[in-house]
RNA sequence: AGGGGUGUAGUUAAAUGGUAUAACGAGGGUCUCCAAAACCUUUAUUGCGGGUUCAAUUCCUGCCACCCCUG
Numbered sequence: 001a002g003g004g005g006u007g008u009a010g011u012u013a014a015a016u017g018g019u020a021u022a023a024c025g026a027g028g029g030u031c032u033c034c035a036a037a038a039c040c041u042u043u044a045u046u047g048c049g050g051g052u053u054c055a056a057u058u059c060c061u062g063c064c065a066c067c068c069c070u071g
Stems, first nucleotide, its partner, number of pairs: 001070007010024004018054001025043006047063005
């Protein structure tokens, strides 16, 4: 320099155009003599822009970060 892939909650992952979801985590509560476990509840997310569309995590495009391949 060229090509490809990935980017969603604190973490790990779903969601292939129509209400963004789960588990773990964190805070609070119930239970218990106390604690653990269990149960209830709360918390928080689409890398940054632009475009298409009635509607974009999803389709197109620029950039950024990381990984892989070629030289």

The RNA shown here (transfer RNA) has 71 nucleotides and comes from a Patescibacteria group bacterium. It matches the Rfam family "tRNA". The source organism's lineage runs through Bacteria and Bacteria candidate phyla. The prediction has a mean pLDDT of 83.